[in-house]
C1' cells in the first nucleotide's frame, strides 16, 4: 500500500428509501420503617465528518476520519 467489516443515546445493540427504537444506566412516582427488588413514567440523538443522489437518506454513491480483521 491493497482487501473486508464497524461508527445511531452515558453504555450494548436495533431499525424492507417513508414518525430514529429497545435493554442496561439515569432522574420521577407508586410500594417500603429505610434500602434493595419490584411496578409505573419521564428526560437523553447534528445516526463519526462533508458533499452527493432522490419527492423523501441511518440505509445508496464519493471524499476524509477513526476502531478491528485479512493480505505480501
Nucleotide at each position: 500500500g491493497c482487501c473486508c467489516g464497524g461508527c445511531u443515546a452515558g453504555c450494548u445493540c436495533a431499525a424492507c428509501g417513508g414518525u430514529a427504537g429497545a435493554g442496561c444506566a439515569a432522574c420521577u412516582g407508586a410500594c417500603u420503617c429505610u434500602u434493595a427488588a419490584u411496578c409505573a413514567g419521564u428526560g437523553g440523538g447534528u445516526u463519526g465528518g462533508g458533499g452527493g443522489u432522490u419527492c423523501g437518506a441511518a440505509a445508496c454513491c464519493c471524499c476524509c476520519g477513526u476502531c478491528g480483521g485479512g493480505u505480501a
Predicted 3D model of a 72-nucleotide RNA (transfer RNA) from an Opitutales bacterium.
Its Rfam family is "tRNA".
Its mean pLDDT, the model's own confidence on a scale to 100, is 81.